[in-house]
Context: one part of a larger RNA
RNA sequence: GCCAGGGAGUGUAUAGGCGUGGCGAGUCGAAAGGCGCAGCGAAAGCGAGAGCACGCAGCAUGCGAGGUGCAAGGUAUGAAAAUGCCCAAGCCACACUUAUACGACCCGAAGCCAUUGUGAACUACGCGCGCCCAAGACGAAGCUAGGUUAACGCCUGGUGGAGGUCUGCAACCUGUCAUGGCAUGUCCUGUUGGGUGAGGUGCGGGUAGCGGCGAUAUACCUAUCGAACAUGGCAAUAGCGGGUCCCUUCUGAAGUAUCUUUAGGAUAGCUCAGGGCGAGCUUGCAUAUGCGGUAGAGCGACCGAUCAAGAGGCAUGGGUUCGAAAGGACUCACCUCUUUGUCAAACUCCGAAUGCAUGUGCUGCGUAGACCCCUGGAGUCGGCGAUGUUGGGUAAGCUAGCAUCGCGAGACUGCAAAGAUAGUGACUGAGGUUAAGGUCCCCAAAUCAUAGUUGAGUGUAACAAAAGCAGGAAGUGCCAUAGACAUCUGGGAGGUAGGCUCAGAAGCAGCCAUCCUUUAAAAAACGCGUAAUAGCGUACCAGUUGAGGCAUUUCUUUCUGAAAAUAUACGGGGCUAAACUAUGUACCGAGACCUCAGCGUACGAUAAGUACGGGUAAGAAGGCGUAUGGCACGGCAAGAAGUAUGUUCGAAAGGACAUAUGGACCGUGUCGUAGUGAAAAUCCUGGU
Numbered sequence: 001g002c003c004a005g006g007g008a009g010u011g012u013a014u015a016g017g018c019g020u021g022g023c024g025a026g027u028c029g030a031a032a033g034g035c036g037c038a039g040c041g042a043a044a045g046c047g048a049g050a051g052c053a054c055g056c057a058g059c060a061u062g063c064g065a066g067g068u069g070c071a072a073g074g075u076a077u078g079a080a081a082a083u084g085c086c087c088a089a090g091c092c093a094c095a096c097u098u099a100u101a102c103g104a105c106c107c108g109a110a111g112c113c114a115u116u117g118u119g120a121a122c123u124a125c126g127c128g129c130g131c132c133c134a135a136g137a138c139g140a141a142g143c144u145a146g147g148u149u150a151a152c153g154c155c156u157g158g159u160g161g162a163g164g165u166c167u168g169c170a171a172c173c174u175g176u177c178a179u180g181g182c183a184u185g186u187c188c189u190g191u192u193g194g195g196u197g198a199g200g201u202g203c204g205g206g207u208a209g210c211g212g213c214g215a216u217a218u219a220c221c222u223a224u225c226g227a228a229c230a231u232g233g234c235a236a237u238a239g240c241g242g243g244u245c246c247c248u249u250c251u252g253a254a255g256u257a258u259c260u261u262u263a264g265g266a267u268a269g270c271u272c273a274g275g276g277c278g279a280g281c282u283u284g285c286a287u288a289u290g291c292g293g294u295a296g297a298g299c300g301a302c303c304g305a306u307c308a309a310g311a312g313g314c315a316u317g318g319g320u321u322c323g324a325a326a327g328g329a330c331u332c333a334c335c336u337c338u339u340u341g342u343c344a345a346a347c348u349c350c351g352a353a354u355g356c357a358u359g360u361g362c363u364g365c366g367u368a369g370a371c372c373c374c375u376g377g378a379g380u381c382g383g384c385g386a387u388g389u390u391g392g393g394u395a396a397g398c399u400a401g402c403a404u405c406g407c408g409a410g411a412c413u414g415c416a417a418a419g420a421u422a423g424u425g426a427c428u429g430a431g432g433u434u435a436a437g438g439u440c441c442c443c444a445a446a447u448c449a450u451a452g453u454u455g456a457g458u459g460u461a462a463c464a465a466a467a468g469c470a471g472g473a474a475g476u477g478c479c480a481u482a483g484a485c486a487u488c489u490g491g492g493a494g495g496u497a498g499g500c501u502c503a504g505a506a507g508c509a510g511c512c513a514u515c516c517u518u519u520a521a522a523a524a525a526c527g528c529g530u531a532a533u534a535g536c537g538u539a540c541c542a543g544u545u546g547a548g549g550c551a552u553u554u555c556u557u558u559c560u561g562a563a564a565a566u567a568u569a570c571g572g573g574g575c576u577a578a579a580c581u582a583u584g585u586a587c588c589g590a591g592a593c594c595u596c597a598g599c600g601u602a603c604g605a606u607a608a609g610u611a612c613g614g615g616u617a618a619g620a621a622g623g624c625g626u627a628u629g630g631c632a633c634g635g636c637a638a639g640a641a642g643u644a645u646g647u648u649c650g651a652a653a654g655g656a657c658a659u660a661u662g663g664a665c666c667g668u669g670u671c672g673u674a675g676u677g678a679a680a681a682u683c684c685u686g687g688u
Stems, first nucleotide, its partner, number of pairs: 001688006011102007019094005026035003039046002051070004058063002073086005105243004112233004117229002124207002127204006133197001135167003138163001142159007172194002177190002180188002182185001209225001211221002218227001246623006256268005269380002271377006280365002284362008296350001297348002304343002308339006316333007383407010412423003427598007437588003440573003446585001448584006459575002467560002470557010488543004493517003498512003523538001526537003599613005624677001626674010642661008
């Protein structure tokens, strides 16, 4: 892991609700007595009526059980007015359900406490009695011989054998290191360190948990130590984690507000079921009347910000400057005016749309009972996405909000794949028609039609910018057979080298002016050039040629700009349309829509018929099956239960039959009772 068996909302008490039954102003109990039949008041205390009207069901045209309103009544307070509470159905039992107290649906802590509880066989540190430390080296004190000295001493040689001394693969201990070894052990091997000492070690014995022991590491006290282990309190507690067992039908959420809190609760909201009442309700549309200060806009209407220029002012402030000073000049700031250019969530002279409120009409719902009210049961209090919008952030599949719609709890079709997007809300079966999206092949349906665009595999999915190159379309203006644009040929002159300046200045360093003449036309010169001239082009004119040309605006297309990690990257093949734009027709395409048949639910009369039937948490309803008891009735050695296989019935839980095996019990109906349904809990036990 698998298989079998076991395995989790139970019991009592009290209280609320609902249902059924019995009796009923009583009821239950043997009784005592409990609850009810009267309330109000802190208390003393006082102490209740059935009158009028409306009106549901029903009968039927005004009666009307219940019901509603008013009046009346009781009591407390009050001077009173008045206000608060009250003003005739219960009690008992059973079933279900919920709450509270108990282990309270089951399993799960770490912990806390108790016991004259068990432990020092491991280990920590004392104590008693023992044992062990190859070999070698260095050579302290002391002693001694010689030398030396006045002496103390000193020097040299020897002897001696100290030391938490040295070397050390003896033993022994053990703290470093190893890509070492394996059967992975706080092991082995090698290596490193200690190795006469605060040394190592054996046996005996001592210290005990609110404790011991400790060269302190909170270390150690039997694989257990920031307080051992065992047993008990104990089913500790757990707002946390996991698990919680058959079927179908109906409805169907919330992740919000407040308080506590912040992994949880309570109340409200949203939800389910039951009951009451009895006639209106209406969220959508239109219209009328009001409310408002957002979007926008504006600011010579406030307020605050703000560009440029000009004019004026300048009591005052800063800077520069002239002056010995007084004082003056310029400038910036500042103020006013004019013109120009801009802004505002906390500016407004203005000002929508949507919205909100009320009335009316329509629409929709409603006596098959709406709206509203009452009672009981929940779950929910981590949300997320899209669109619009307000903030934070460079931004984010980011973050804090608001509104709507979705996912959550929603299947199906499209978007290659998909949570939220587009289409559309799935009872079951059959046939058809469409939606979004598509129609070359994978892959159902157009290699469809018309007119254009693109040549980049652009594109066929998702959007990349500034900037730049190059096409296309449309418009506007101008020129053009009296010949445009471009090419080519020719001309492009004279006064004059204009004047000034200058070494020079001659069209072409610079300043001023920029005329006249001849002309088809020709600048006192647009550029190159010279030291200055010269020289070369240009404007301008004519000829040649023969039909469009030039400028500009808008739209559009391709390319460059263009960077990500194994290898391309429209879903793929591939496509020059099978790309893009505009238009049209046909077809495909879903559980949507239509038609037919069937099942169920609600209403209804168990009819006809109409409507409805996605669903997590959750609620409600109806069933299937197991064990056992009562009553009634049956089966079985001509073969019970069980087991295996097959057939068959039912919407399901499930039921029945046949054959084989098996060898003695089993079932049906009905009413009870419950240790009543397993795939999960690192579930428990057994097997394998």

Predicted 3D model of a 688-nucleotide part of an RNA (large-subunit ribosomal RNA, domain II) from a Candidatus Micrarchaeota archaeon. The sequence was found in a public genome assembly.